[in-house]
RNA sequence: CAAGCAGGCCAGGCAAUCGCGGGUGCGCGAUGAGCGUGCCUGAGGAAAGUCCGAGCUCCGCAGGGCAGGGUGCUGGGUAACGCCCAGUGGGGGUGACCCCAGGAAAGUGCCACAGAAACAUACCGCCUGCCGCAAGGCCGGCAAGGGUGAAAUGGCGAGGUAAGAGCUCACCGGCAGUCGGGUGACCGGCUGGCCGCGGUAAACCCCACCCGGAGCAAGACCAAGCAGGGGCGGGUGGCCCGCCUAUGUCCCGGGUUGGUCGCAUGAGGCGUCCGGUAACGGCCGCCCUAGAGAGAUGAUUGCCAGUCCGUUCGCGGACACAGAACUCGGCUUACAGGCCUGCUUGACAC
Numbered sequence: 001c002a003a004g005c006a007g008g009c010c011a012g013g014c015a016a017u018c019g020c021g022g023g024u025g026c027g028c029g030a031u032g033a034g035c036g037u038g039c040c041u042g043a044g045g046a047a048a049g050u051c052c053g054a055g056c057u058c059c060g061c062a063g064g065g066c067a068g069g070g071u072g073c074u075g076g077g078u079a080a081c082g083c084c085c086a087g088u089g090g091g092g093g094u095g096a097c098c099c100c101a102g103g104a105a106a107g108u109g110c111c112a113c114a115g116a117a118a119c120a121u122a123c124c125g126c127c128u129g130c131c132g133c134a135a136g137g138c139c140g141g142c143a144a145g146g147g148u149g150a151a152a153u154g155g156c157g158a159g160g161u162a163a164g165a166g167c168u169c170a171c172c173g174g175c176a177g178u179c180g181g182g183u184g185a186c187c188g189g190c191u192g193g194c195c196g197c198g199g200u201a202a203a204c205c206c207c208a209c210c211c212g213g214a215g216c217a218a219g220a221c222c223a224a225g226c227a228g229g230g231g232c233g234g235g236u237g238g239c240c241c242g243c244c245u246a247u248g249u250c251c252c253g254g255g256u257u258g259g260u261c262g263c264a265u266g267a268g269g270c271g272u273c274c275g276g277u278a279a280c281g282g283c284c285g286c287c288c289u290a291g292a293g294a295g296a297u298g299a300u301u302g303c304c305a306g307u308c309c310g311u312u313c314g315c316g317g318a319c320a321c322a323g324a325a326c327u328c329g330g331c332u333u334a335c336a337g338g339c340c341u342g343c344u345u346g347a348c349a350c
Stems, first nucleotide, its partner, number of pairs: 001346010012304007020042009044321001048332002051330005056215004063241004068211005073087005088101005102206002107204002109200003123146002125142003129138003154172002157169003173195002175192007219261004228252003233245003268287004273282003306319005
């Protein structure tokens, strides 16, 4: 200098004028509604998706079971999670790094076509013997070589054999037994020829762990108003058992459709130190940072910053994804431009 890998941050700034929402001080008003004025404050890293998990609210079962659903290597973090951190095994990359993950020896199913054969076999072929002038044929042995295929009887080499084969041996792989290390996933040593065809489980299935339901349009209260009738049923995913209830609560119908709360002090934010490899946790200190209600945070002007394009070099133009509506922890998706930190590879120079 170039190319990459991982992580973090910003998402324009300043000023003036006018105008909005919330809070608050003062004044007027009646102590109200409201008005004036000063101060503080007012959309995001994703507010999006609604894919997970919870906090919160309600349901007299939320207890037991069946069915159903979710997760899936091990350990830790967390309120919890399908998330995050660390590790283990496998794969990709020169590398920094990235991706994958229960079980095929419980059972069932599927593997088209090609091929001799895909829960098995001999198409080509090799070899011994016999027949034949020869071409070739017959009996027997073989699965090492070739072909087909995504996949074909552990792999490679040597010996051995009529030709071959773990038939034997060395190395490697799997499996079994045993010993050691580790909390564990797993790793290592020794012995054994045991090699009994493979793949597929976001196929059915098996195993381990987890799972009440509905949701802020939840729910609570006030005001107003009306018209009753029926029933043994009803009880917040399905079924069964259990339990509770017999009415103001269930079903049909009528009336009201107005207002207040819920509504933001939180598993909150920032910082030093301590513990921990880390995720994260703890003590202490400081801070309060939207709460609309048909839905506020805007408009104009000037100057400046960054990037890109054009330029007559005076300047001109353009500038991402995108707007809270219960809240929070994650994941996923979109994103112009810029900044910072660490690491890897290559080239050059010293």